[in-house]
């Protein structure tokens, strides 16, 4: 210090979430030791039991116990004295401290600074002065009595430092006077005169003289008591300032505010009472409500702040709940009293007792918080002269990882990198020097031994010594000496043994350090946010490994931080949330120039205070640290007191520039009222006139022969004001438009004079405020919600049409809202320009010519600003003043409450709950029944088809044992399949095999192989026979190859996943596009280039241009075809000769063949064009603008297709999902669709004759001649491994004949019979032939397909596959058209622009109803 999350991506706005620190915590897992801290946050809920406040005999009378002594005698009793000690009672002091809790309290309660001239203060300290003299009671005790008890009553005796008189009065108090000082003029202090008033208590120790009633007096000492003054300490009261939230709490108050008099208090005061007055508080928040003890501090934060108020410390309040006083120096009293209440307990039922928010402890509540411990040794407190007693304050111990701090759980060495786990590409890697092993150490713990500091005192046996005193006594000071221990035999120290007893928790997708395997399969689960999981999950669960922290680690909760996300420091409001609809103006805030004064703000110095602790700095002590402790600093504050006087404020005086007034002008739909004008619509009357009118996309409702519409004249009535008219004018906004008059507001310009800061803004308040709406009364031509009818439509409560009522208009009164918008509050100052226009002025000019200036209103733009868009002297720039408003989306401008309103409704204005976004601007795409441009057999113009029939074929569906599987819009459907009778074959049935039909490895045997035969449907099983190769070697033998047997590794799978993949393919599309480098622009995504002007088939080329270049595509290079040349002529061709015949000779000119070249490039001419690219026309040429055709398919899209071509990850099967055989099926058939074939005929059918191709194939082959058969074909055998031979007659065409519009001499399905061929085999299920049979069909609905030239159409020929089987597919040639005006429309595509809330991208998104 930031990060994640809105988007395809970007910038911004904005919320949500995380990383940090902390805790009186709780929960989960785990747990070795010590030190120091901390420990009911909930029920101020109820409490059993014990303890928490007593002490003094040196105040008093009495009583008891023990020891000693005496007396009496009843010798164990009574009594006296004395010493020690205990004590109920009277009395004194304390119990108001200490300890607990936070209920109440929003308050002088607390904090801070003051005041007390308005006060008190026991014990303590100092000073001064006293302590005299009397009196009567009472408890205890005794007797008696009531009561269950708690507790009382009566009679009698007695003491005091208990109680009450009197005296005295240095001080003191009160009243009335005099003087002085200070003063806030209220008073205070000092001094003085006179009068009045109020005190006391004794006790202990010791003692030489003197006195004595022998008790003592007296002396001395200590202590107590009284009075006064002062101090110290503590307390009371008052005041300034600060101190939570709600305005959906706006008014509150009768002792209320003040005065006078009195009372009361320690003390001012309505604190209380009487009387008088009518005040007091409040928007600077009264009153009311809710919540809360306050502070030093604590946590967090860079700070400012925010949150908090456990432990420690200060203050306050409370003590079962409420009230009250008494005593006292002090209380309205936690362990006191009285009353009332609730609750609990005792009871003899009549009455009584009690108060843990003291320490322990119990129940209860709760997520949750300890022992019914030890001790007064220390510190502190109460009493006492003291010893001492009391002290759950306190000191310690116990429990709890609750927190902080420290220590340990070992250290070194150790590679066969052990075993084992995990993983693996099987090579290895990793846990890992980790372990084992070897060598050491000994903290903590365990057992043993030693052993502190914390204690200084008080008191006192005793020994000295000083002062007091008459004194050597008492008492006191001082020095020595002994005596006091809770923690605790604790801390600490020593030696011994032994690595022995001591590690977990969370996490590992990103944020965020840390990765793999298996399981699971949108299941189980995870999750702080984003989000993981639907068969290869680094996100679930487990294992291994790793990371982080560590006696802890995580989770949950809470607070601050990050969050500049409430913004004082430090935010915003044109479009993201946010400027009130507009003005006027109150309070408030802010305010021009000069001088003087003041010193409130401001600045500076001093003083006081800001408790201690804490934080910070610096020393010290526990081995360190935590912790404890000394000193310092700080405490940003408040008060007070000096000084400064620039600025702000106050006061005084002045000024003119802000503001205003007067004067002179011109402009204007500014407002109100009254009057008036013409055009038009409608209605009414009359005339002319006749069949329609009106309305619409098209119609209909509607009007019209009872005379409409049209037209002419007249009349009525209401509303609105064409042209001018204009990003022109006026107004604060809403808004304002014929003309005239009256009344009236504001602005602008000009020049002088005057006032002299009079100003700006403006919470509340007040006024105005479009349209619609409401009330009352008018008015009503047109228009027109509602409503009616007609259309449209699936419906149409709409859009369109015909009607039509409120309303629109006027007057008066309400309503008070709008996208009331410039989505931009008002005012002021400053900051480059250009152009138009409105109003006025100055100068100038022949000239509304030009220049300048003020005030408006528009356009463009510099700097600057902005997230961008944009704004830009009329700011959204740079500043100042004031107001309003915002703080994620939804819920919701809703609910409740208040106010306003006749109502409708308006205004103010939440929460629960829910989401992780909602949003702004811009970018790239995609899309649009958006725009403009261009292209394509896309439409149009044509030709021929499909859709109807029959058949073929494929698909769907159905059926089936099986009808194997895949392909499904274009881009599946004569597709994979360029050949399903068996095989193919993957499917079904049946029968068989299990290392396997196939591969590699091991062992053994055998050459391989061939023949015969049995069973069986066959696979298969069995029997018999023949046979012995090749290489090396002398031989034995070995090796290669093949076959068989055995067992194991393994084979095998057309099983699944094309959504795990490679490869291949389709498609957009042979469309013209798709990108990159550098530069430039932009915060950025991106843009530019690639856009623009032309042009092209083309991102083809040219020009221009912040772009310059380049790549993949286009084109070209390749093949073929069209022309020519050269070369070469066999099997080709052949002019010459020859022949039946290119048959033969000769030849290679021609055709042809097949190799190499030429040729075409907008090259030439004219025109157009921008002197371009290019286009148009022409010449020449075989061919002309890419000559025709083909191959060639950019970046990418469709999770397109294919795991059944092949390859391949993962999963699955392994006597079966593998393998073999026979048979069946893929060929089924109510039906639907696609693609084709043949037709429906005369441009034709049939019969006869006759002509002309190209390209292919052929030895398991093509098969000639010839013979047979009507024919399919058979026989036959020549030739040919092919420019040689064969397939092989091309057909349409042409020439004749016939048929005559008919289901035919068209058409050929179907069926019957007889055959041919292939093949092991044509039943399911082949093709063909002959004869016979002769179905549908007479040109095909909606719809739809192909084709732009050697094309469509039509005609035949060949090939692949193949034993056989083509109407399919792939090729070949023959004959050979029509049409294209054109781009409005349909479909598809390209670039461009625009809108978008789409980005899975319109098959999107999304709203409402049910």
């Nucleotide at each position: 210090a930031g990060a994640g999350u809105u988007u395809g991506a970007u910038c911004c706005u904005g919320g949500c979430u995380c990383a940090g620190a902390a805790c009186g915590a709780a929960c989960g897992c785990u747990g070795g030791c010590g030190g120091c801290g901390u420990g009911c946050c909930u029920a101020a809920c109820a409490c059993a039991u014990g303890c928490a406040a007593g002490u003094c005999g040196a105040a008093c009378g009495g009583g008891g116990a023990u020891g000693g002594g005496g007396a009496g005698c009843u010798u164990g009793c009574u009594u006296c004295c004395u010493a020690u000690u205990c004590u109920a009672g009277u009395g004194g002091c304390g119990c108001a401290c200490g300890g607990g809790u936070g209920a109440g309290u929003a308050a002088c309660g607390c904090g801070u600074a003051g005041a007390u001239a308005a006060u008190c203060u026991g014990c303590c300290u100092g000073a001064c002065g006293a302590u005299c003299u009397g009196g009567g009671a009472u408890a205890a005790c005794a007797c008696u009595u009531c009561g269950a008890a708690a507790g009382g009553g009566g009679u009698g005796c007695u003491a005091a430092u208990a109680c009450c008189g009197g005296a005295u009065a240095a001080g003191c108090c009160c009243a009335c006077g005099g003087a002085g000082u200070c003063u806030u003029u209220g008073g205070a202090c000092u001094u003085u005169g006179c009068g009045g008033g109020a005190a006391a208590a004794g006790g202990g120790g010791g003692g030489g003289a003197c006195c004595u009633u022998c008790g003592g007096g007296c002396c001395u000492u200590c202590u107590g008591u009284c009075g006064u003054c002062a101090g110290a300490u503590g307390a009371g009261u008052c005041u300034g300032c600060g101190u939570a939230c709600c305005a959906u709490u706006a008014g509150c108050u009768a002792g209320u505010u003040g005065g006078u008099a009195g009372g009361g208090u320690a003390a001012a005061g309505g604190c209380c009472u009487a009387c008088c007055a009518a005040g007091g508080c409040u928007a600077c928040g009264a009153u009311g409500g809710u919540u809360a003890g306050c502070u030093g501090g604590u946590c967090u934060g860079a700070g400012a702040g925010g949150a908090u108020g456990a432990u420690c410390a200060g203050c306050c309040a409370c003590a079962c709940u409420g009230g009250a006083a008494c005593u006292g120096a002090g209380a309205c009293a936690c362990g006191g009293u009285c009353c009332a209440g609730a609750c609990u307990c005792c009871u003899a039922c009549g009455g009584g007792a009690g108060g843990c928010a003291g320490c322990a402890g119990u129940g209860g509540g709760g997520a949750a918080u300890u022992u019914u411990g030890c001790g007064c040794a220390a510190u502190g407190g109460g009493c006492g002269a003291a010893a001492g007693c009391c002290u759950g304050a306190c000191g310690c111990a116990g429990c709890a990882a609750c927190g902080c701090c420290g220590c340990g759980u070992g250290a070194g060495u150790g590679a066969u990198g052990a075993a084992g786990g995990c993983u693996u590409u099987c090579g290895g890697g990793u846990c890992g020097u980790a372990a084992a092993g070897c060598u050491c150490u000994g903290u903590c713990g365990a057992g043993g031994g030693g052993a502190a500091a914390g204690a200084a005192g008080u008191g006192u046996a005793u020994u000295g010594u000083g002062g007091u005193u008459a004194a050597u006594a008492c008492g006191u000071g001082u020095a020595g000496g002994g005596u006091u221990u809770g923690c605790g035999g604790u801390a600490c120290c020593c030696a011994u043994a032994a690595a022995g007893g001591a590690a977990g928790c969370a996490c590992c997708g990103g944020c965020u350090a840390a990765c793999u395997c298996c399981g699971u399969g949108c299941c189980a689960g995870c999750a702080g946010c984003c989000g993981c999981g639907g068969u290869a999950a680094u996100a679930c669960g487990g294992g291994g490994g790793g990371u982080g922290c560590a006696a802890g680690c995580g989770u949950u909760g809470u607070u601050c931080g990050g969050a500049a996300u409430u913004a004082u420091u430090g935010g915003g409001c044109g479009u993201a949330a946010a400027g009130c609809g507009c003005g006027u103006g109150u309070a408030g805030g802010c305010g021009g120039u000069u001088u003087g004064u003041u010193a409130a703000g401001u600045c500076u110095g001093g003083u006081g205070u800001g408790a201690a602790a804490g934080c910070c700095c610096u020393g010290g002590g526990c081995u360190c640290a935590a912790c404890c402790u000394g000193g310092g600093a700080a405490g940003u504050g408040c008060a007070u007191u000096g000084g400064a006087u620039a600025c702000u404020g106050g006061c005084a005086a002045a000024c003119u520039u802000g503001a205003g007034u007067a004067c002179g002008g011109g402009a204007g739909a500014g407002g109100a009222u009254a009057g008036u004008g013409g055009a038009a619509u409608u209605u009414c009357g009359a005339g002319u006139g006749u069949a329609g009118g009106g309305g619409u996309g098209a119609a209909a409702u509607c009007c019209g022969u009872a005379g409409a519409u049209a037209u002419u004249c007249g009349a009525a009535g209401g509303a609105a004001c064409a042209c001018c008219g204009g990003u022109g004018g006026c107004g604060a906004a809403g808004g304002c438009g014929g003309c005239u008059a009256u009344c009236u507001g504001g602005a602008c310009c000009g020049a002088u004079a005057c006032u002299g800061a009079c100003g700006c803004u403006g919470a509340g308040g007040c006024g105005c405020g479009a349209a619609a709406g409401c009330g009352u009364g008018g008015g009503g031509a047109g228009c027109a919600a509602a409503c009616a009818g007609g259309a449209u439509u699936a419906g149409a409560u709409a859009c369109c049409c015909u009607g039509g009522u409120a309303g629109u208009c006027c007057a008066c009164g309400c309503c008070c809202u709008a996208a009331a918008c410039g989505a931009u509050g008002u005012c002021a100052a400053c900051u480059g320009g250009u152009u138009g226009u409105u109003g006025g002025g100055u100068c100038u000019u022949u000239a509304c010519u030009g220049a300048c200036u003020c005030a408006g209103u528009a356009a463009c733009g510099a700097a600057g600003c902005u997230a961008a868009c944009g704004c830009g002297u009329g700011a959204a720039g740079u500043u100042g003043a004031c107001c309003g408003c915002c703080u994620g989306g939804g819920g919701a401008g809703u609910a409740c409450g208040g106010c306003c309103g006749c109502a409708a409704g308006g205004u103010u204005g939440a929460a629960a709950c829910u989401c992780a976004a909602a949003g702004g601007a811009a970018u790239u795409g995609a899309c649009g029944g958006g725009g403009a441009c261009c292209c394509g057999c896309a439409c149009a113009a044509g030709c021929g088809g499909u859709g109807g029939a029959u058949g073929a074929u494929g698909u769907g569906g159905u059926u089936u044992a099986a009808u194997u599987c895949g392909a499904u819009g274009c881009a599946a459907c004569g597709c994979g399949a360029a050949a399903a009778a068996c095989c193919u074959u993957a499917c079904c049935c049946a029968c068989c095999u299990u290392u396997g039909a196939c591969a590699u490895g091991u062992a053994c045997g055998g050459a391989a192989c061939c023949c015969u035969u049995u069973a069986g449907a066959g696979a298969u099983a069995g029997a018999g026979g023949g046979g012995u190769g090749c290489u090396c070697g002398a031989a034995a033998g070995a090796g290669a190859g093949c076959c068989g047997u055995a067992a194991c590794a393994c084979a095998g799978g057309u099983g699944c996943u094309g959504c795990a993949u490679g490869g291949c393919u389709g498609u957009c599309g042979u469309c013209a596009g798709c990108u990159c480098g550098u530069g430039u622009c932009g915060u950025g995504a991106g843009a530019u280039g690639u856009u623009g002007g032309g042009u092209u088939a083309a991102g083809u080329c040219c020009c221009g241009c912040a772009a310059c270049g380049a790549g993949c595509g286009c084109a070209a290079c390749c093949c073929u075809u069209g022309u020519c040349a050269u070369u070469a002529g066999u099997u080709g061709c052949u002019a010459c000769a020859u022949u039946u015949a290119g048959u033969u000779g000769g030849g290679c000119a021609c055709u042809c063949u097949a190799a190499u070249g030429a040729g075409a490039c907008u090259g030439c001419c004219g025109g157009u064009g921008a002197c371009a690219a290019a286009c148009c026309g022409g010449a020449g040429g075989a061919a002309g603008g890419u000559g025709g055709g083909g191959a060639u398919g950019a970046c990418g899209u469709c999770a397109a297709g294919u795991c059944c071509u092949c390859a391949u990850g993962g999963c699955c099967c392994u006597u079966a999902u593998a393998g073999g055989u026979g048979g069946g099926g893929c060929u089924a058939c109510a039906c639907a669709c696609g693609u084709c074939a043949u037709a429906c005929a005369a441009u034709g059918g049939c019969u006869g004759g006759u002509a002309c191709a190209a390209a292919g194939g052929g030895u398991u082959g093509c098969c000639a001649a010839c013979c047979c058969g009507c024919g399919a074909g058979g026989g036959g055998g020549a030739g040919c491994u092919a420019a040689u031979c064969c397939c092989a007659u091309a057909a349409a065409g042409c020439c004749a004949g016939u048929c005559g519009u008919a289901g035919u001499c068209c058409g050929g399905a179907u069926c019957g019979u007889a055959g041919u061929c292939u093949g092991c085999a044509a039943c399911u299920c082949g093709a063909c032939u002959a004869c016979g049979u002769g179905a549908a069909g007479u040109c095909g609905g909606a719809a739809u397909c192909g084709c732009u030239a050697g094309u469509a159409a039509u005609c035949g020929c060949g090939g692949a596959u193949c034993a056989g089987c083509a109407u399919g597919c792939c090729g070949c040639g023959g004959u050979g058209a029509a049409u294209a005006c054109g781009u409005u429309c349909u479909c598809g595509g390209g670039g461009u622009u625009u809108g978008u809330a789409c980005a899975c991208a319109c098959c999107g998104c999304c709203c409402g109803u049910c």
Source information
The RNA shown here (small-subunit ribosomal RNA) has 1410 nucleotides and comes from an uncultured bacterium. Its mean pLDDT, the model's own confidence on a scale to 100, is 84. It matches the Rfam family "Bacterial small subunit ribosomal RNA".